[in-house]
RNA sequence: AAGAGUAUAGCUUAAUGGUAAAGCCUUUGUCUUCAAAAUAAAUAAUAAUAGUUCAAUUCUAUUUACUCUUG
Numbered sequence: 001a002a003g004a005g006u007a008u009a010g011c012u013u014a015a016u017g018g019u020a021a022a023g024c025c026u027u028u029g030u031c032u033u034c035a036a037a038a039u040a041a042a043u044a045a046u047a048a049u050a051g052u053u054c055a056a057u058u059c060u061a062u063u064u065a066c067u068c069u070u071g
Stems, first nucleotide, its partner, number of pairs: 001070007010024004018054001026042005047063005
């Protein structure tokens, strides 16, 4: 330099174009003499910018970061 791929919550993963789901973590409540475990609830995310569409995590373009391949 060329080509390909990935980017979703603090972490790990889901999601046929149609209400963004779950586990772990964190916080709070119940229980307990206290704690642990159990249980109930809460917070928290689609890499960025545009486009298509009634509707975009999903489709298209560009950019950013990372990984791989070729030289």